[in-house]
Context: one part of a larger RNA
RNA sequence: CUCUCUCUAAGGAACUCGGCAAAUUGGCCCCGUAACUUCGGGAGAAGGGGUGCUUUUAUUUUGAAUAAAAGCCGCAGUGAAGAGGAUACGGCAACUGUUUACCAAAAACACAGGUCUCCGCAAAGUCGCAAGACAAUAUAUGGGGGCUGACGCCUGCCCAGUGCCGGAAGGUGAAGGAAGUUGGUUAUUUUGGGUAACUGAAAAAAGCUGACAACCGAAGCCCCGGUGAACGGCAGCUGUAACUAUGACAGUUCUAAGGUAGCGAAAUUCAUUGUCGAGUAAGUUUCGACCUGCACGAAAGGCGUAAUGAUCGUAUCACUGUCUCAGAGAGAGGCUUG
Numbered sequence: 001c002u003c004u005c006u007c008u009a010a011g012g013a014a015c016u017c018g019g020c021a022a023a024u025u026g027g028c029c030c031c032g033u034a035a036c037u038u039c040g041g042g043a044g045a046a047g048g049g050g051u052g053c054u055u056u057u058a059u060u061u062u063g064a065a066u067a068a069a070a071g072c073c074g075c076a077g078u079g080a081a082g083a084g085g086a087u088a089c090g091g092c093a094a095c096u097g098u099u100u101a102c103c104a105a106a107a108a109c110a111c112a113g114g115u116c117u118c119c120g121c122a123a124a125g126u127c128g129c130a131a132g133a134c135a136a137u138a139u140a141u142g143g144g145g146g147c148u149g150a151c152g153c154c155u156g157c158c159c160a161g162u163g164c165c166g167g168a169a170g171g172u173g174a175a176g177g178a179a180g181u182u183g184g185u186u187a188u189u190u191u192g193g194g195u196a197a198c199u200g201a202a203a204a205a206a207g208c209u210g211a212c213a214a215c216c217g218a219a220g221c222c223c224c225g226g227u228g229a230a231c232g233g234c235a236g237c238u239g240u241a242a243c244u245a246u247g248a249c250a251g252u253u254c255u256a257a258g259g260u261a262g263c264g265a266a267a268u269u270c271a272u273u274g275u276c277g278a279g280u281a282a283g284u285u286u287c288g289a290c291c292u293g294c295a296c297g298a299a300a301g302g303c304g305u306a307a308u309g310a311u312c313g314u315a316u317c318a319c320u321g322u323c324u325c326a327g328a329g330a331g332a333g334g335c336u337u338g
Stems, first nucleotide, its partner, number of pairs: 001333008010324002014322001019319001027051005036041001038150001052072008073077001085317007092309002097109002113148007125134003151304004156234003161231002163227005170222003176216002180212006188203006235253005262296001263293001274290005
C1' cells in the first nucleotide's frame, strides 16, 4: 500500500447522479394504533412499556406454566448468536405469477374479467406428399383466432378510402361448348405436252387437319347496401359584448366526419427551469393548480382506484466514517531489510 473486519471526539447526508455502502430497527409479552378502503384490509401501522436472579403468595398445583408482591446484582437481563428502520406524497402495473441460462426482473409477458369473429362436427383451425394425427374419446355453458386486461364510472363522431359481410338487376368476364366463315390435304373430273410409259395446270366430294367466330358460359371486379371493442380518421380563416381583454355569438371555405366525456408542461410540452402556489435559507427535480395539448383522448381503451411491488420519483424522522477529515486497532496478502 491492497483486501476483510472492529472502534472513533464534535457535527450528522454537508458525501453523491442518487443515503450507493454502512449504521439504525430486530425475538417474545402488554398497552396502543390514522387517512383511506373493494369492509377483507391498511396493521407488526405509527408510538410506548416490560424482559435477569432469589424468596413468598395466588391460580384444585406434585410436575410444567402464568400472575402479583418483596428483595438482590451488573454498564448492559431476547446480557453471546440468529431475528422489520419508520413515515408522507406521487407515477406505472390491479393482484400471486413469468422473462432476456451468462450485462436488463421491469412500467415488459401472463392473468381472471371484457368484447369481436370463425366453427353444426367427416367442425373450424394446425401438421403431413399421402395415409393419417391433434382439436377431442370433446360438441356452441364447446373449440380456434384477434384486441383489451381485476374492480368502479364510462367507451363520443365519421362507412369517403381499405378490409370484411350481404345482394343480385346491369357492365366486364376464362376454360369449355358452338351456328357459321375460311385454309391445307385429294379419290375423282376437266385440260396442256407426249406414240406410249409418263408429266404439268385448274377445279374438287368424303375423311383428316389448321385458323377465325355470333351465341351460351361461374367466381371475381365494377355496381348496390351494411359494418369501427374492423385497418383507420376525427380542419382552417375572418368578424363580434358600453374601459381593456376575452369571445357565448355570426360569417365563410373545405371535409367522410371535424376530438365528445375525462385528463392535461403528463413515462406524452419543443419553446421550457412555462406561470402561480406548497415544501427549502436557497428546489432545472417533487407536489397542487392553470391550459397557450409543438405532438392526450376513449378496449394500439379514457379517467379513477383499496390492496400488492427486490418497481420508479420526491420529502421527513431515526441512524450512521457517505462526508468535514481523518485516526487507531485486528487478521490476510504485498513490498523492504535481515